Transfer RNA from Microcaecilia unicolor, 73 nucleotides, folded computationally. The prediction has a mean pLDDT of 80. Its Rfam family is "tRNA". Rfam's curators write: Transfer RNA (tRNA) molecules are approximately 80 nucleotides in length. The sequence is in RNAcentral, with records from Rfam. Taxonomically the source falls in Microcaecilia (Eukaryota, Eumetazoa, Teleostomi, Siphonopidae).
[in-house]
RNA sequence: GGCCGUGUGGCUUAAUGGAUAAGGCGUCUGACUUCGGAUCAGAAGAUUAAGGGUUCAAGUCCCUUCAUGGUUG
Repeated sequence: GGCCGUGUGGCUUAAUGGAUAAGGCGUCUGACUUCGGAUCAGAAGAUUAAGGGUUCAAGUCCCUUCAUGGUUG
């Protein structure tokens, strides 16, 4: 360099082209507890890598770029 794949909260994993993008872990607050842990209740946290296109509607389809992994000479 060619080809194939992946990119979604701090981490991880969903979402048939159609509801305000859904969970788990973690974080924070409260309850409980002598304290901590566990448990329970609640909250915050997402430009779905970037840009463009198709569509009434895009995380999803198409193009380019970037990052990363695999494979190949």